This is a predicted structure of a 97-nucleotide RNA (Glycine riboswitch aptamer) from Salisediminibacterium selenitireducens. The prediction has a mean pLDDT of 77. The sequence is in RNAcentral, with records from Ribocentre.

[in-house]
RNA sequence: AUGAAAUCAGGGGGAGAGAACGGUUUUCGAAUGAGCCGUCGCCGAAGGAGCAAAUGCGAUGCAUGAAUCUCUCAGGCAAAAAGACUUCUGAUGGACG
Repeated sequence: AUGAAAUCAGGGGGAGAGAACGGUUUUCGAAUGAGCCGUCGCCGAAGGAGCAAAUGCGAUGCAUGAAUCUCUCAGGCAAAAAGACUUCUGAUGGACG
């Protein structure tokens, strides 16, 4: 200073898939609900894991290695909440010039 990346806080937008079935009322609740346990079916956008190019090495291989791709451990499958990502505002920051 017409202040980059990045980080943090707040506001807006923000998809998919079961209001599945059985049990539990001395877990909570006014409740047909929630929670927990069991059984199957499904989703990908918290988190986690896998790898292409490329690079390196002790080289028929191994290591490093991205995503909204893949997996579905975790999480989720009415609404609410959460939510990758995105946008705005503010603060920190101090790159280029």